[in-house]
The RNA shown here (SAM riboswitch aptamer (S box leader)) has 105 nucleotides and comes from Fictibacillus nanhaiensis. Model confidence (mean pLDDT): 86 of 100. Of the family's consensus pairs, 97% are formed in the model.
RNA sequence: UUCUUAUCCAGAGAGGCUGAGGGACUGACCCUAUGAAGCCCGGCAACCAGCGGAAACGCAUGGUGCUAAUUUCAGCAGAACAAUCAUUGUUCUGAAAGAUGAGAC
Numbered sequence: 001u002u003c004u005u006a007u008c009c010a011g012a013g014a015g016g017c018u019g020a021g022g023g024a025c026u027g028a029c030c031c032u033a034u035g036a037a038g039c040c041c042g043g044c045a046a047c048c049a050g051c052g053g054a055a056a057c058g059c060a061u062g063g064u065g066c067u068a069a070u071u072u073c074a075g076c077a078g079a080a081c082a083a084u085c086a087u088u089g090u091u092c093u094g095a096a097a098g099a100u101g102a103g104a105c
Stems, first nucleotide, its partner, number of pairs: 002104007013041001015040003021031003025075004042067003047063003050059003071097001076094008
């Protein structure tokens, strides 16, 4: 890198360093000097291992992960409803894409 699989409407600092960007992509809409991203500390969670348990489940020691907004919303297809010549809007469902874990090559 590719493939398989599970999850993605919950949760998490008014701390320190540093200083301009960030929210994957596109569009929208947001966050940001009342401090972005990054690093440290703290925290959340419980996927894997570990420990306990008959199991359900628990603990939070190790490996990850996460810590604005549902994965911020939409992006493709279908259904229902509303206005309409085309078309547009709202809601719902399923994909796609993405993220993270575990496994495989």